Overview: Predicted 3D model of an 85-nucleotide RNA (c-di-GMP-I riboswitch aptamer) from a Pseudomonadota bacterium. The coordinates come from a structure-prediction model, not an experiment, and the mean pLDDT is 86. It was read from a public genome assembly, where an Rfam model found it. Its Rfam family is "c-di-GMP-I riboswitch aptamer". Rfam describes the family as follows. GEMM was predicted in a large-scale screen for bacterial structured RNA regulatory elements.

RNA sequence: CUGAAAAAAGGGCAAACCAAUCGAAAGUUUGGGACGCAAAGCCACCGGUCUACAGGCGAAAGCCUACGAUAGCGGGGUUGCCAGU
Numbered sequence: 001c002u003g004a005a006a007a008a009a010g011g012g013c014a015a016a017c018c019a020a021u022c023g024a025a026a027g028u029u030u031g032g033g034a035c036g037c038a039a040a041g042c043c044a045c046c047g048g049u050c051u052a053c054a055g056g057c058g059a060a061a062g063c064c065u066a067c068g069a070u071a072g073c074g075g076g077g078u079u080g081c082c083a084g085u
Base pairs, nucleotide, nucleotide: 012037013036017032018031019030020029022027035072041078042077043076045075046074047073048070049069050068055064056063057062
């Protein structure tokens, strides 16, 4: 360095839901709360998914569209804790 593969120790994070908050919305943040997670630490580079204020089309209903969101959708990048063979 690569592959296989457990166990242990100290711990860590925090889904749904509730309250408050920001936002047009998706969704975020704070507190409570734990579904789960060995990167469920961080990053929007690629794909997917969600939303549509604004913009375009339409007689209307609506349709299209990310500059928005999602890292707990997947890939990728990067950083970290413990540890026997």